[in-house]
RNA sequence: CCAGUUGGCCAGGCGGUCGCGGUUGGUUAUGCCGGAAAUGGUGUCAACCAAACGAGGAACGUCCGGGCUCCACAGGGCAGAACGGUGGGUAACACCCACCCAGGGUGACCUGCGGGAUAGUGCCACAGAAAACAAACCGCCGCACUUUGUUUCAAAUGUGCGGUAAGGGUGAAACGGUGGUGUAAGAGACCACCAGCGUUCAAGGUGACUUGAACGGCUUGGUAAACCCCGUUCGGAGCAAGGCCAAGCAGCAGGCGUUUGAGGGCGGCCCGCCCGAGCCUGCGGGUAGGCUGCUUGAGGCGCGCGGUAACGCGCGUUCUAGAUGGAUGGCCGCCGCCGGUUGCCCACCGAUCAGUUGUCGGUUGAGCAGCCUGGCACAGAACCCGGCGUAUCGGCCAACUGGUCCC
Numbered sequence: 001c002c003a004g005u006u007g008g009c010c011a012g013g014c015g016g017u018c019g020c021g022g023u024u025g026g027u028u029a030u031g032c033c034g035g036a037a038a039u040g041g042u043g044u045c046a047a048c049c050a051a052a053c054g055a056g057g058a059a060c061g062u063c064c065g066g067g068c069u070c071c072a073c074a075g076g077g078c079a080g081a082a083c084g085g086u087g088g089g090u091a092a093c094a095c096c097c098a099c100c101c102a103g104g105g106u107g108a109c110c111u112g113c114g115g116g117a118u119a120g121u122g123c124c125a126c127a128g129a130a131a132a133c134a135a136a137c138c139g140c141c142g143c144a145c146u147u148u149g150u151u152u153c154a155a156a157u158g159u160g161c162g163g164u165a166a167g168g169g170u171g172a173a174a175c176g177g178u179g180g181u182g183u184a185a186g187a188g189a190c191c192a193c194c195a196g197c198g199u200u201c202a203a204g205g206u207g208a209c210u211u212g213a214a215c216g217g218c219u220u221g222g223u224a225a226a227c228c229c230c231g232u233u234c235g236g237a238g239c240a241a242g243g244c245c246a247a248g249c250a251g252c253a254g255g256c257g258u259u260u261g262a263g264g265g266c267g268g269c270c271c272g273c274c275c276g277a278g279c280c281u282g283c284g285g286g287u288a289g290g291c292u293g294c295u296u297g298a299g300g301c302g303c304g305c306g307g308u309a310a311c312g313c314g315c316g317u318u319c320u321a322g323a324u325g326g327a328u329g330g331c332c333g334c335c336g337c338c339g340g341u342u343g344c345c346c347a348c349c350g351a352u353c354a355g356u357u358g359u360c361g362g363u364u365g366a367g368c369a370g371c372c373u374g375g376c377a378c379a380g381a382a383c384c385c386g387g388c389g390u391a392u393c394g395g396c397c398a399a400c401u402g403g404u405c406c407c
Stems, first nucleotide, its partner, number of pairs: 001403010012335007020054002023051006029044005056378001060389002063387005068238004075271004080234005085099005100114001101112004115229002120227002122223003137168002139164007147156002176194006195219001197216008242292004251283006263275004299318008336376003339372006346365001347363006
C1' cells in the first nucleotide's frame, strides 16, 4: 500500500426568527372559602408575558423475559406450550460470557432450533431391479433341454431352474474400505491392516469432552423444524391493568334460580375449593368527562476492587419529555461532510521532435478554487425496564489476519 475479520463510536454543527408541548413563576379576568376591613388561601379545557426543558440507536416489529396492577397469593391430575452440548452471569430469558463438539475459511474468524434414531410407529420425491427383518435389471457362475458345429471333446446361441451383492448402471443416500485366502462364480465365509460402533478400564478436566488400552459382533442408513420418549420450566389477563371523582338514565316482556344453589371466579377438561341472590334473552333509555396510575430507574457517567469474560461490589457524581387526534417543527445565514461539473497546478502514461525542461492527447491519480433553486439516511416516545430481530446516506477509531514492496 492492497484485500479482509472483529469490536466500538457519531447520526451534521452554530446563530437568528416564527411556531408546538407540558412544567414553574408573574399579570389580568373570574369562581369559591376565611375575615369587620386591609387582605389571605385555593381553583380555571381562561387570556397574555417570561424562564429553563422537550425522541432514538433503533423510540420500530411487539418476537421473548421481567417489574408493576388486578383476578381467591392461583390446590391435584390430564391435556397444552416453551426450552434442550457443558459450566457460569442475570430480576428473568429463547439473552450474554467462556469452553466443548460438528461444519466452513490459507488465516483473523464465522455458522449451528447442538437431548434421544439399539423404546416404538411412520416417512424417504424422481430415478432405479431393490429405499431397510434388503433387493437379481445388465453382468458372472452351475445344472437341464434345444440348436449350430464336430469323429468326439471344447466352444457358441436360445429357453427354463438355481447360485452370486465382486463388476456395470440409478440415486442425496445401495447394508464398512484396501489387499489376500477361498470358490463353479462369489460373499467378513475366513485372514491382515485401516475406519467406525458398543462395553469396560486408565489418565487429564468442575463438566461437556479429549487421549490411550483391552474386549466384542465383522458393521447397526437418513429423518424427531414427523408422531413420540426423556429432562427442565410455565396460573391468567393486561396501563383500554387498576384506583378515585363527576354527570346522566326508565323501564317493559319472557325464561331460570334462592341451601333441592341459578350464576360467577380459579386460561381448556375432570376433581377439588371459594363467592353466592340474583342471572340470561329481546325491545327501549343514558353517557362518550376529569384526576390518578405517570415517570428516579434492575438509570447514566467516572474511579477503585474481584472475575479470563459476561458481570458483581463499593465510593463519588449526575438527571428531570409525559402528549391523548396525540407536541419536539418550518424558514434564513455561515460552516462541515458527500456527490456532480468546470478551471488551474503537480505526478504518471502515450504521441510528436535529431533531442529537450517545448507542444498535443489521456488518467476509475493527488491537491486547490469556483459553480449546483444537488444531497446529509433509517425512522418518531405513549406504564417502565432487559434482550432479540429488522431498517439505516455517509464517516471515524481500535485490535487482529493474509498478500506485495522497501529498509
The RNA shown here (Bacterial RNase P class A) has 407 nucleotides and comes from a Bifidobacteriaceae bacterium.
Its Rfam family is "Bacterial RNase P class A". By type it is a ribozyme.
RNAcentral holds the sequence, with entries from ENA.
Model confidence (mean pLDDT): 75 of 100.